[in-house]
RNA sequence: GCCUGAGUGAUGGAAUUGGCUAUACAUGCACGACUCAAAAUCGUGUGGUCUCACGACCAUGUGGGUUCGACUCCCACCUCAGGCA
Numbered sequence: 001g002c003c004u005g006a007g008u009g010a011u012g013g014a015a016u017u018g019g020c021u022a023u024a025c026a027u028g029c030a031c032g033a034c035u036c037a038a039a040a041u042c043g044u045g046u047g048g049u050c051u052c053a054c055g056a057c058c059a060u061g062u063g064g065g066u067u068c069g070a071c072u073c074c075c076a077c078c079u080c081a082g083g084c085a
Stems, first nucleotide, its partner, number of pairs: 001084007010027003019068001028046006047058004061077005
């Protein structure tokens, strides 16, 4: 230099013939229950910003594009992994 694959909450990891509400499920974390106390177990919550609240807006590596509609398709770039020279 060329080719291929991957990048999603704090972490692992789903969701792709484009179609409802991004993050199911697990772990972690916070609070509570249980306990003399803890562990285990169970319950509730858990992306960000703004708002008293209702709610609004933004968010799938970054920036664009296509489309009524994009995590999903297209282009460029960044990072990681593998291969070829």

Model confidence (mean pLDDT): 80 of 100. The RNA shown here (transfer RNA) has 85 nucleotides and comes from a Minisyncoccota bacterium. RNAcentral holds the sequence, with entries from ENA and MGnify. Its Rfam family is "tRNA". Its family is annotated with triplet codon-amino acid adaptor activity in the Gene Ontology. The family's RNA type in Rfam is transfer RNA.